[in-house]
Description: Predicted 3D model of a 62-nucleotide RNA (Fluoride riboswitch aptamer (crcB RNA motif)) from a Pseudomonadota bacterium. Of the family's consensus pairs, 100% are formed in the model. The prediction has a mean pLDDT of 81.
RNA sequence: CACGCGCAUGGGGAUGGAGUCCCCCAAAACCGCCCGGACGGGCUGAUGACUCCUGCUGCGUG
Numbered sequence: 001c002a003c004g005c006g007c008a009u010g011g012g013g014a015u016g017g018a019g020u021c022c023c024c025c026a027a028a029a030c031c032g033c034c035c036g037g038a039c040g041g042g043c044u045g046a047u048g049a050c051u052c053c054u055g056c057u058g059c060g061u062g
Base pairs, nucleotide, nucleotide: 009026010025011024012023013022016053017052018051019050020049021048032043033042034041035040
């Protein structure tokens, strides 16, 4: 220095916050999809999953 394993801690899972669970990573995990040679154009969702809050959007009522 590289590789493998274990423990602890920390970090991450396409835009915010909290709880629970799951998964991933140790300088990596992660950084959405489609068309297109490129320029560029189009589309879904605040979740990894569930619940709640905030924001956004649609409909209805007062």